Predicted 3D model of a 370-nucleotide RNA (Bacterial RNase P class A) from a Zetaproteobacteria bacterium.
Its Rfam family is "Bacterial RNase P class A". From the family's description: Ribonuclease P (RNase P) is a ubiquitous endoribonuclease, found in archaea, bacteria and eukarya as well as chloroplasts and mitochondria. Rfam classes the family as a ribozyme.
It was read from a public genome assembly, where an Rfam model found it.
Model confidence (mean pLDDT): 80 of 100.
The source organism's lineage runs through Bacteria, Pseudomonadati, Pseudomonadota and Candidatius Mariprofundia.
The model forms 95% of the base pairs in the Rfam consensus.
[in-house]
RNA sequence: GGAGUGGCUCGGAUGAUCGCGGCAGACCUGUUUCUGUCGAGGAAAGUCCGGGCUGCACAGGGCAGGGUGCCGGAUAGCGUCCGGCGGGGGUGACCCCGGGAAAGUGCCACAGAGAGUAGACCGCCGCAGGAGUUCGCUCCCGCGGUAAGGGUGAAAGGGUGCGGUAAGAGCGCACCGCCCCGUCUGGUAACAGCGGGGGCACGGCAAACCCCACCUGCAGCAAGGCCAAAUAGGGAAGCGUCAGGCGCGGCCCGCGUUUGCUUCCGGGUAGGCUGCUCGAGCCUGUCAGCAAUGGCAGGCCUAGAUGAAUGAUCAUCACCCCUUUGUUUGCAAAGGGGUACAGAACCCGGCUUACAGAGCCACUCCGCUU
Numbered sequence: 001g002g003a004g005u006g007g008c009u010c011g012g013a014u015g016a017u018c019g020c021g022g023c024a025g026a027c028c029u030g031u032u033u034c035u036g037u038c039g040a041g042g043a044a045a046g047u048c049c050g051g052g053c054u055g056c057a058c059a060g061g062g063c064a065g066g067g068u069g070c071c072g073g074a075u076a077g078c079g080u081c082c083g084g085c086g087g088g089g090g091u092g093a094c095c096c097c098g099g100g101a102a103a104g105u106g107c108c109a110c111a112g113a114g115a116g117u118a119g120a121c122c123g124c125c126g127c128a129g130g131a132g133u134u135c136g137c138u139c140c141c142g143c144g145g146u147a148a149g150g151g152u153g154a155a156a157g158g159g160u161g162c163g164g165u166a167a168g169a170g171c172g173c174a175c176c177g178c179c180c181c182g183u184c185u186g187g188u189a190a191c192a193g194c195g196g197g198g199g200c201a202c203g204g205c206a207a208a209c210c211c212c213a214c215c216u217g218c219a220g221c222a223a224g225g226c227c228a229a230a231u232a233g234g235g236a237a238g239c240g241u242c243a244g245g246c247g248c249g250g251c252c253c254g255c256g257u258u259u260g261c262u263u264c265c266g267g268g269u270a271g272g273c274u275g276c277u278c279g280a281g282c283c284u285g286u287c288a289g290c291a292a293u294g295g296c297a298g299g300c301c302u303a304g305a306u307g308a309a310u311g312a313u314c315a316u317c318a319c320c321c322c323u324u325u326g327u328u329u330g331c332a333a334a335g336g337g338g339u340a341c342a343g344a345a346c347c348c349g350g351c352u353u354a355c356a357g358a359g360c361c362a363c364u365c366c367g368c369u370u
Base pairs, nucleotide, nucleotide: 001366002365003364004363005362006361007360008359009358010357012317013316014315015314016313017312018311020039021038022037023036024035025034026033027030041341045352046351048350049349050348051347052346053220054219055218056217065216066215067214068213069212070084071083072082073081074080085098086097087096088095089094099211100210104209105208106205107204108203121150122149123146124145125144126143127142129140130139131138132137158176159175160174161173162172163171177200178198179197180196181195182194184193185192186191224274225273226272227271234265235264236263237262238261239260243259244258245257246256247255248254281300282299283298284297285296286295287294288293318339319338320337321336322335323334324333325332326331
C1' cells in the first nucleotide's frame, strides 16, 4: 500500500421566524392569554419468541395438542446470550450447522439394468455350439461368472495399494475409515485419548408419521377498574280510584291488577377519568468471573399523545457528487444537486429485517521498503 474478518460509536450542527403536545406558574380566569420547562429510535418497524401486569379458569395425576433439542453456565425467562465439544467451509482472521434413521411405518421425482432383501445395460472372463482364418486369432448365438472399468443419478451398499484370480471381489494382507466392548486415562459434561475385538453388518429424509427427554392453562391495555347524560327498559315505595283495559261465569256495587302521576334505587350506552410510565431503569466507578452476567458505592429522572404532538421555512457552516474556469497538478473559486431507513401508543429482555454516509478498535492474508 492492497484485500478482508470480528466488534463498537454516530447518523448533520448553529441561529432566526412561524407552529404543535405535556407539566408547572402567573392573572386580565381566556376550552383560544402570557412565562418557564420537557418533548422519538437504533431500529420506535416486523409482531417472531420470552416475561411483568390484568381478567377468567384451576384438587392431584394422566392423555391429547403446541414448543424446544450436543454439553456446561448466565438470566425473571426465552427459540436469547456466553464458554466449550463435534462436524463442515475458508490459506487465514473467522463463519455455518447440532437428540434418535441399529424401535417401527413411510418416501426417495427424472434418468437408470438396479434406489435398499441391491443391481448384469455396455464392458471383462470361462464353457458349449456355429462361421471365418494369414492358424496369432476374430465374429455370431447360447449358458454361466464378475461390482475392478464405463454409463445413469442428488445419492449405486467403505477408500488407497499390494497380493490373489479365468476375470473379479475384504477373497487375503497393510494403512486409513467404520462398528462393538472396557470396573482404563483426562475432563463437571459433551467428548478426546488409550487398549482389546470384529472384514464391515448400518445410504438419505424426523420442516413425513414416530420415539426419547424437558417445558407448556386461556385471553390480552380494545386487558381491567371508576364516574356517568339524553332516550328506552327493570325494581321499590307512595298517591289516586278521576279515566281506560283485564280478572272475580253475565249485570250493578266492591275488591284486585295494570296503564297513569310523584319520589327513590339499580344495570347500562354515548362520553369522561384511570391503568400511564420509577423501571428485571439509565450513567459513572469499583470488585468477582475467560465471558455472558452479577454484587457494591455514588449520581440522574429521561415523551405520555389518543383522528394521535415531537414540525415547517430561511440563512450560515459541515460532508459527498457533478459541471465550468484558473492552476505551481497539491488544489482554489463559482454554480447546481444530495444528506438514509424510519417514526412511540401498557412496559421490559431478545431475535429478525431496513439504513445515504462518517468514524474508532482489535485481528488475518498478500506485496513493497528498511